[in-house]
This is a predicted structure of a 116-nucleotide RNA (Guanidine-I riboswitch aptamer) from Burkholderia humi (ex Srinivasan et al. 2013).

C1' cells in the first nucleotide's frame, strides 16, 4: 500500500397517513314515540373529518428470530456420503429535495450531498 466478504428473508416496534372498516358530525329519506307541534330514537343513503382504535406501509444507522458466512473444537470416514457443539457477524453524525401507494412517513434515491 492494494484487492475480497462485511450478506438475505421473517416477525415486531418507533414512525405514517387515510384505500377499506369503525367513530364524530352534517343533510336526506324511511318508521316509530309525541300535545301530532317542536323535538328525540333507530334503520339506510350522500358528503365532510385523521378521530383512542382495527386494516394498510414501515427503518443502512431500532428489537428479535432463521438462514448464510468465517474461526475453533469434536465425532465419523480413508472407494464414497458427511454430522454435531460452541464463538463472531463490528462501527455508523446525516439535510434540503425528488418518487411510489389510496396517502404520507424513519419507505426508495440514501452507509447518497455534506460533515468530522
Nucleotide at each position: 500500500g492494494a484487492a475480497a466478504u462485511g450478506g438475505a428473508c421473517g416477525a415486531c416496534u418507533a414512525g405514517g397517513g387515510u384505500u377499506c372498516c369503525g367513530g364524530u358530525u352534517c343533510g336526506c329519506c324511511g318508521c316509530a314515540u309525541g300535545u301530532c307541534g317542536a323535538a328525540u330514537g333507530c334503520g339506510a343513503c350522500g358528503g365532510a373529518u385523521g378521530c383512542u382504535g382495527g386494516u394498510c406501509c414501515g427503518a443502512g444507522a431500532g428489537u428479535u428470530g432463521u438462514c448464510g458466512a468465517c474461526c475453533u473444537c469434536a465425532a465419523a470416514g480413508g472407494u464414497g456420503c458427511u454430522c454435531g457443539a460452541g464463538g463472531u457477524u463490528a462501527c455508523a453524525c446525516g439535510g434540503c429535495g425528488g418518487g411510489a401507494u389510496a396517502a404520507a412517513a424513519g419507505c426508495c434515491c440514501g452507509g447518497g450531498a455534506g460533515a468530522g

Its Rfam family is "Guanidine-I riboswitch aptamer". Rfam describes the family as follows. This family represents a conserved RNA structure found upstream of the ykkC and yxkD genes in Bacillus subtilis and related genes in other bacteria. The function of this family is unclear although it has been suggested that it may function to switch on efflux pumps and detoxification systems in response to harmful environmental molecules. Gene Ontology term of the family: regulation of gene expression.